[in-house]
């Protein structure tokens, strides 16, 4: 970089350094010198792994269920901010479904 699965309306800071930019593109529409980004440091979750406990199996390899959280990632403004394409409903704004784009894990190339 591509591919397959799976999740993406919950949760997380009055912190230190830093000094303008940031929220993926696009149209909006927000955050930020009353301090953006990135950098530690706290923190959330529970994907991978781990440990305890427990149900079913039993070929001793397995599939679930609860707890916690060494570890290996992610994540810590708004639903992934909302939106793009496509149907349905509607007079128009609109809503509601999928789809596609993105992100993240864990496997593959």
């Nucleotide at each position: 970089c591509u591919c397959u699965u799976a999740u993406u309306u919950a949760g997380a800071g009055u912190g230190g350094u830093g000094g303008a930019g940031g929220g993926a593109c696009u149209g909006g529409c927000c955050c930020g010198u009353u301090g953006a980004a990135a950098c530690c440091c706290g923190g959330c979750a529970a994907c991978c792994g781990u440990u305890u406990u427990u149900g079913c199996a039993u070929u001793c390899g397995g599939c679930g269920a609860a707890a916690a959280a060494a570890g290996g990632u992610g994540c810590u403004a708004a639903a992934u901010c909302c939106u793009g394409c496509a149907a349905a409903c509607g007079a128009a704004c609109g809503u509601u479904u999928g789809a596609g784009a993105a992100a993240u894990a864990a496997g593959a190339g």